Two RNAs folded together computationally: RNase P RNA and transfer RNA, 438 nucleotides in total.
RNA sequence: GAGUCGGCCAGGCAACCGCUGCGCCAUUGGCAGAGGAAAGUCCGGGCUCCAUAGGGCAAGGUGCCAGGUAACGCCUGGGGGGCGCGAGCCCACGGAAAGUGCAACAGAGAGCAGACCGCCCAAGCGCAGCAGCAAUGCGGCGACGGCAAGGGUGAAAGGGUGCGGUAAGAGCGCACCGCGCCGGUGGCAACAUUCGGCGGCACGGCAAACCCCACCUGGAGCAAGACCAAAUAGGGAAACACGCGGGCUACGGAGCCCGCACCUGCGGCCCGCAGGAGUUUCCGGGUAGGUCGCUCGAGGCGCGCGGCGACGCGCGCCCCAGAUGGAUGGUUGCCCUCGACAGAACCCGGCUUAUCGGCCGACUC
RNA sequence: GCCGGAGUAGCUCAGCUGGUAGAGCAGCUGAUUUGUAAUCAGCUGGUCGGGGGUUCGAUUCCCUUCUCCGGCU
Numbered sequence: 001g002a003g004u005c006g007g008c009c010a011g012g013c014a015a016c017c018g019c020u021g022c023g024c025c026a027u028u029g030g031c032a033g034a035g036g037a038a039a040g041u042c043c044g045g046g047c048u049c050c051a052u053a054g055g056g057c058a059a060g061g062u063g064c065c066a067g068g069u070a071a072c073g074c075c076u077g078g079g080g081g082g083c084g085c086g087a088g089c090c091c092a093c094g095g096a097a098a099g100u101g102c103a104a105c106a107g108a109g110a111g112c113a114g115a116c117c118g119c120c121c122a123a124g125c126g127c128a129g130c131a132g133c134a135a136u137g138c139g140g141c142g143a144c145g146g147c148a149a150g151g152g153u154g155a156a157a158g159g160g161u162g163c164g165g166u167a168a169g170a171g172c173g174c175a176c177c178g179c180g181c182c183g184g185u186g187g188c189a190a191c192a193u194u195c196g197g198c199g200g201c202a203c204g205g206c207a208a209a210c211c212c213c214a215c216c217u218g219g220a221g222c223a224a225g226a227c228c229a230a231a232u233a234g235g236g237a238a239a240c241a242c243g244c245g246g247g248c249u250a251c252g253g254a255g256c257c258c259g260c261a262c263c264u265g266c267g268g269c270c271c272g273c274a275g276g277a278g279u280u281u282c283c284g285g286g287u288a289g290g291u292c293g294c295u296c297g298a299g300g301c302g303c304g305c306g307g308c309g310a311c312g313c314g315c316g317c318c319c320c321a322g323a324u325g326g327a328u329g330g331u332u333g334c335c336c337u338c339g340a341c342a343g344a345a346c347c348c349g350g351c352u353u354a355u356c357g358g359c360c361g362a363c364u365c
Numbered sequence: 366g367c368c369g370g371a372g373u374a375g376c377u378c379a380g381c382u383g384g385u386a387g388a389g390c391a392g393c394u395g396a397u398u399u400g401u402a403a404u405c406a407g408c409u410g411g412u413c414g415g416g417g418g419u420u421c422g423a424u425u426c427c428c429u430u431c432u433c434c435g436g437c438u
Base pairs, nucleotide, nucleotide: 001365002364003363004362005361006360007359008358009357011335012334013333014332015331016330017329019033020032021031022030024029035341039352040351042350043349044348045347046346047221048220049219050218059217060216061215062214063213064078065077066076067075068074079093080091081090082089083088094212095211099210100209101206102205116151117150118147119146120145124144125142126141127140129138130137131136159177160176161175162174163173164172178201179199180198181197182196183195184193185192186191225292226291227290228289235283236282237281238280239279240278243260244259245258246257247256248255262276263275264274265273266272299318300317301316302315303314304313305312306311336339366437367436368435369434370433371432372431375390376389377388378387384421392408393407394406395405396404414430415429416428417427418426
């Protein structure tokens, strides 16, 4: 000088005026008052209500191994793969020799691979030529045939290099490298292996395609839920009251019928039609409203011990917002390196995203 | 605060199990007409809301983010 990883801070001070909470005090006061993400609501839990014998199916999720944790898709350590000179960083990283499926275009061939250009005349086949009386021999051509080296297509063409081999070739043979299987060894395991043996190579890719395997998951969410409870209306119970006139049965009582009077609806009004019966007290449900849930908690800080670490255990100290139209602000002065992203609403553990700058520690080239 | 849904052409919408994105209306050009409309023929127009990943290949599958809409007192 360039970089990597981890941690911390998030303008400061003062005065005045406000806001929210608090049995701290007693009213001209005192104390406390946003974040590392309070955000997104993407996971996991606490809490509450509902459901639930147990098990299975379905649906959804997770996915190398071991551990941590209340739990997790989080974290730690390890294994494997990739990137970087390195410190370090990244990875949804089970199974494709259970099954089903997909691969456009190009290309000869794309899933039981294939032959366009190319290479090959050794054998077979065909065609003519030369020699020979003939049997036959000799050289050539074709590609019917053989090949999969080289070219070409594609994201992908079924081990690589070399030597041998051959008509030309090819794991066809061999050596080395790679790969697979079995065993041994190390490791709790994932896995590793410089160990031994076997196999010429069979087994391409995609599971953030269906699926298989292993494990996990009941549903809803503080607008959950619990308590108190007005007026009005409606429900139930009890007590009291239940008009006037006429008629019916032999009077009274009681009952029945008719008319009038009251209220409501239809209606502009009348007639008419339909319906209704009052007062008081008590009970329970529920609404408005209020209270709780609400912040002491898987809490923070310090020290010691165990562990590589995440973390756990023990001791001591501390209390750190709690609103319900929703507080945490405004003005002024001074200073500096001129100040980002953004603001609680039941709580907690994570992840992700946004973020001007500054400081500290460890490490690499 | 909590819980759901949707972003594709100027507008309204398709696009189902991945293979290079379409329809109607609108716009432009031409034909028809004296001219216009209607009709017919053709054409233009797309960062598939943004970013990243899986895959040979993503509108589609996965993650993250932004915007909009709806429901619950």

Rfam match: Bacterial RNase P class A. From the family's description: Ribonuclease P (RNase P) is a ubiquitous endoribonuclease, found in archaea, bacteria and eukarya as well as chloroplasts and mitochondria. It is annotated as a ribozyme. Its family is annotated with ribonuclease P activity, dimeric ribonuclease P complex and tRNA processing in the Gene Ontology. The prediction has a mean pLDDT of 79.